The part of an RNA shown here (small-subunit ribosomal RNA, central domain) has 350 nucleotides and comes from an uncultured sludge bacterium.
Context: one part of a larger RNA
RNA sequence: CUGGGCGUAAAGCGCGUGCAGGUGGUUUGGUAAGUUGGGCGUGAAAGCUCCCGGCUCAACUGGGAGAGGUCGUUCAAUACUAUCAGGCUAGAGAGCAGAAGAGGAAGAUGGAAUUUCCGGUGUAGCGGUGAAAUGCGUAGAGAUGUGGAGGAACACCGAUGGCGAAGGCAGCCCCCUGGGUCGACACUGACGCUCAUGCACGAAAGCGUGGGGAGCAAACAGGAUUAGAUACCCUGGUAGUCCACGCCCUAAACGAUGCGAACUAGGUGUUGGGGAAGGAGACUUCUUUAGUACCGUAGCUAACGCGUGAAGUUCGCCGCCUGGGGAGUACGGUCGCAAGAUUAAAACUC
Numbered sequence: 001c002u003g004g005g006c007g008u009a010a011a012g013c014g015c016g017u018g019c020a021g022g023u024g025g026u027u028u029g030g031u032a033a034g035u036u037g038g039g040c041g042u043g044a045a046a047g048c049u050c051c052c053g054g055c056u057c058a059a060c061u062g063g064g065a066g067a068g069g070u071c072g073u074u075c076a077a078u079a080c081u082a083u084c085a086g087g088c089u090a091g092a093g094a095g096c097a098g099a100a101g102a103g104g105a106a107g108a109u110g111g112a113a114u115u116u117c118c119g120g121u122g123u124a125g126c127g128g129u130g131a132a133a134u135g136c137g138u139a140g141a142g143a144u145g146u147g148g149a150g151g152a153a154c155a156c157c158g159a160u161g162g163c164g165a166a167g168g169c170a171g172c173c174c175c176c177u178g179g180g181u182c183g184a185c186a187c188u189g190a191c192g193c194u195c196a197u198g199c200a201c202g203a204a205a206g207c208g209u210g211g212g213g214a215g216c217a218a219a220c221a222g223g224a225u226u227a228g229a230u231a232c233c234c235u236g237g238u239a240g241u242c243c244a245c246g247c248c249c250u251a252a253a254c255g256a257u258g259c260g261a262a263c264u265a266g267g268u269g270u271u272g273g274g275g276a277a278g279g280a281g282a283c284u285u286c287u288u289u290a291g292u293a294c295c296g297u298a299g300c301u302a303a304c305g306c307g308u309g310a311a312g313u314u315c316g317c318c319g320c321c322u323g324g325g326g327a328g329u330a331c332g333g334u335c336g337c338a339a340g341a342u343u344a345a346a347a348c349u350c
Base pairs, nucleotide, nucleotide: 004321005320006319007304008303012318014201016199017198021194022193023192025088026087027086028085029084030083031082033081034080035077036076037075038074039073040072041071042069049064050063051062053060091191092188093187095185096183098181103177104176107173109171110154115149116148117147120144121143125136126135162169163168206247207246208245209244210243211242215241216240220236221235222234223233258317259316260315261314262313263312266295267294268293269292270291271290272289273288274287275286276285277284278283299306300305323350324349325348332343333342334341335340
């Protein structure tokens, strides 16, 4: 390289957007680049192959034939691809009119609880554990009731629920704003799909500057436990956790399953929208569409399992894999304030 693969064996980029590239619905006509057929030209000699010769062979000499090409040129064909011109509406999109949602950003605000402060009542304990001790408390703790301060998170509703590309998103209100989706008609007319490089976003931890700091809590200190105990348990406790701005760019970033399209038995729920029937209504039933969960047929799978949301049957495009260790390391490059990230070997060894 070919072939074969990528849920769990090695392998789907964390996720999107999108230029180049690849690929592309239906119909008519033109062209004839690809494509197909014919003619002509050319593809040196040697070699291969056949025959003759040759010293016994081989080497070698001579002759013949075929073969060898993304080749050139010319004539023709027009199904497919391409290209040019013109149509179409089934893909795609925008218009109109609805309903749902923790989708995003900013602002304002609410109650419960923890902590703390002031003063009141009140007296000897509180706290903690397997048991204790460190700790707090007669300088009045803990308990109880009033008032104040401050930070962080939003019980019930709450769900096998919803929204988002992913990360993720939850008190309530207002404002700004993105996306998906149902419906009926009319509109544009292939405008599509995928996407190397690029660009945007990207939990937690961490970093820079400035705030904030109630609770929790790496580090740290003490008390226990233990043979020891740099732990598990307890009492404390600083970064951090929170906010603003700027970095970092990694996760079991998981459905360990790339995106888009088509096709292929069913059953049971559930969320949003539409329609129909019954009913006075509440509501019930049926149906359709977009999501979502479970079971299961064919088929697939090494098995487990997947099974119209496929891991089934196919097509388009991208990414990735190629024995274990060495190693996601070294070196070099790029990025970063740093931590480090990314790209990524070899010797050697089994």